[in-house]
RNA sequence: AGUCUGUUUCAGGGCGAGGUGAAACUCCUCACUGGCGGUAUAGUCCGCGAGCUGGUUUUCCAGCAGGAAUGGGUGUGAUUCCCAUACCAACGGUAUAGUCCGGAUGAAAGAAACGGCGC
Repeated sequence: AGUCUGUUUCAGGGCGAGGUGAAACUCCUCACUGGCGGUAUAGUCCGCGAGCUGGUUUUCCAGCAGGAAUGGGUGUGAUUCCCAUACCAACGGUAUAGUCCGGAUGAAAGAAACGGCGC
């Protein structure tokens, strides 16, 4: 160097304006937001996390559910950059919710620091 392992810390953003209505931050028009790893810099490529069910229910394992991009340009290389136009967003509640409230002062993909084992 690399591998294994422990502890600690960190680890998700967004409704502003107008309209209809008895009632909508939920409908309609415009607006706004974009977790983690990989890869030429990614919400829409590949993979992962958040939810639910079961088991020996802490850990861990198994299963289930859940979404979206095209055209052009530059370049050795980009579905990632630039230009244009689109599209998507769990569950429960409530006038139908990506943006409000709730599970959640939670969990977690993972990131960093410090240490141990080992060489």